[in-house]
Large-subunit ribosomal RNA, domain I from Gloeothece verrucosa PCC 7822, 532 nucleotides, folded computationally. The RNAcentral record of the full RNA draws on Rfam. It matches the Rfam family "Bacterial large subunit ribosomal RNA". Its family is annotated with ribosome and structural constituent of ribosome in the Gene Ontology. Taxonomically the source falls in Gloeothece verrucosa (Bacteria, Cyanobacteriota, Oscillatoriophycideae, Gloeothece).

Context: one part of a larger RNA
């Protein structure tokens, strides 16, 4: 030095565990903010650096409920207290709530300065003034009142709008109206009561799902893109104006017009309404409107069955003999517990707040016949040109939208049925509102998992968006396990009043001793044997 065996060191794999994650289901909530938010700074404790809680009334204050013996947070210890005259704690409603921050008296290098009583700015209303320009208007000033402003995960509507990529290159095309940026809103949003579909039969607002269907089509007919009707389901809900006409009041031009305000009237496609006539005019029903409002539910809780002995360090395992069950969900307890604890099934419960909306009251909502006249949404529809969007790339390109120009008709009307025309059929544009079925989850509760189990699962099981890196935007870790209980090793010895160790003691175990459960391998040793 090598090999073998045993025993150690180092190391932290493996199996076990879970305090943390991940995914989803059901229910709730779907906003907070000038009454100052989100997010922070600085403070508040007897000893207090950090976290958490709180705000100069500062580890807390008040009231009302619950609860019933301990208590002064994580977090030990010392000190000093509080509590059956009901504390701590749990719930509801309040008070207080420094400074910064939309930040709003002025400033500012956020958490500060200057001032002194000021909601800064915008919108609204009222008043006073007031140009070009006569009346006027714009504008200015003053006051009132307190509407907006900022934040927020996804979902939603809208505006602007890429490229990588694919086409095996690339330009039309695709990626994609996606990502990104911006605006706006709600708990949903948007859409929505046919100028619709269809096809000789009919349907009857919208939305969503399945299908139709990878079909019809579109397409350097390449890559690719890709419907709709119809059928089956979910959910169902329909309404209000403008106009004609009438009444009242007013304005302007002046002898009948124009026009404004308010009220009535009226809302349709087997055309409707005005108008004329007739019947009812008050019940029933309906309502998405207004004002009240019961139960239920939510935010604390309460009661709640039934087992002992032996064995063991410890029993819940095993043995023996029992019991409960509307409760054999689960978690904990010295090991594996229906009967030990918390609970579970079941039953009960709210002063206060929220939610809820049975019910009550008000309010709103009539029908028929008829013909002449009147009304039925205008710079609109249509058309031309240029674009966009429709599954549809200009195509024979309808339908829908925008820009420029032109520019109708009023029911004997107008639009559509994929150029266009006729016939036929369907509908009634140029005003508005509308629940549900649908989308999402920053957040709360409960529950589930052929989800993870510390190199996994979140980046983060732990004081993590921390330490650390970067001027900055930004990037971004590592790190879990003594034991049932600290019983965390009194005392003695070596030593430097060390580190470390040896006894003693605790414990079931200390090769469980805090560098602490298990403790693989690489690597380093000790002892023994063999070989050289």
């Nucleotide at each position: 030095a090598g090999c073998u065996a045993a025993c150690g060191g180092c190391g932290g794999a493996u199996a076990c565990c879970u305090a943390g994650g991940c995914a989803c289901a059901c229910a709730g909530a779907g906003g907070c903010g000038a009454a100052g938010a989100a997010g922070g700074a600085c403070g508040u404790g007897g000893c207090g650096a950090c976290c958490c809680a709180c705000g100069a009334a500062a580890g807390g204050c008040u009231u009302c409920g619950g609860g019933g013996a301990g208590u002064u947070g994580g977090a030990a210890g010392c000190a000093a207290g509080c509590g059956u005259a009901g504390a701590u704690c749990c719930g509801a409603a309040g008070a207080u709530a420094u400074c910064c921050g939309a930040a709003u008296g002025g400033g500012g290098c956020a958490a500060c300065c200057c001032a002194a009583a000021a909601a800064a700015c915008g919108a609204u209303c009222a008043g006073u003034u007031g140009a070009a320009u006569c009346c006027a208007u714009a504008g200015a000033c003053u006051g009132a009142a307190a509407c907006g402003a900022g934040c927020c995960a996804a979902c939603c509507g809208g505006g602007c709008c890429a490229a990588u990529u694919g086409a095996a290159a690339c330009a039309u095309c695709u990626u994609a109206g996606u990502a990104g940026c911006c605006c706006g809103a709600g708990g949903a949003a948007g859409a929505g009561a046919a100028a619709g579909c269809a096809a000789a039969a009919g349907c009857g607002a919208u939305u969503c799902c399945c299908u139709a269907a990878g079909u019809a089509g579109c397409g350097g007919c390449g890559a690719g893109c890709g419907a709709a009707a119809g059928g089956g389901g979910a959910c169902c809900a329909g309404c209000c104006c403008a106009a004609a006409c009438c009444a009242u009041c007013g304005a302007c031009c002046u002898u009948g017009g124009u026009u404004g305000a308010u009220g009535g009237g009226g809302u349709a496609g087997u055309g409707g309404g005005a108008c004329a006539c007739u019947c009812a005019c008050a019940a029933a029903g309906a309502g998405a409107c207004u004002a009240g409002a019961a139960a239920a539910c939510u935010u604390a809780a309460a009661c709640g069955a039934a087992g002992u002995a032996g064995c063991u360090g410890a029993a819940a395992a095993c043995u023996a003999c029992a019991c409960c069950a509307a409760a054999g969900a689960a978690g904990g307890u010295g090991a594996a517990a229906g009967u030990c604890c918390u609970g579970u099934a079941g039953u009960u419960g709210a002063a206060a707040a929220g939610c809820g909306g049975a019910c009550u009251a008000g309010c709103u909502c009539g029908a028929g016949u008829g013909u002449a006249u009147c009304c039925c949404g205008a710079g609109u529809a249509g058309c031309a040109c240029g674009g966009g969007g429709c599954a549809c790339g200009u195509g024979g390109a309808a339908u829908c939208c925008c820009g420029u120009g032109u520019g109708a008709a009023u029911c004997a009307g107008c639009g559509a049925g994929g150029a266009c025309c006729a016939u036929c059929u369907c509908g009634u544009a140029a005003g508005g509102c509308u629940a549900a079925a649908u989308a999402c989850u920053c957040c709360u509760g409960u529950g589930u998992g052929a989800c993870c189990g510390a190199u996994a699962g979140a980046g983060a099981a732990a004081c993590a968006g921390u330490a650390c890196c970067g001027c900055g935007a930004g990037g971004g870790a590592a790190a879990g396990g003594u034991g049932a209980a600290a019983a965390g090793a009194a005392c003695c010895c070596c030593a430097g009043u060390a580190a470390g160790g040896g006894g003693a003691g605790u414990g079931a175990a200390a090769u469980a001793g805090a560098a602490c459960a298990u403790g693989a391998a690489a690597c380093c040793g000790u002892u023994a044997g063999c070989u050289u």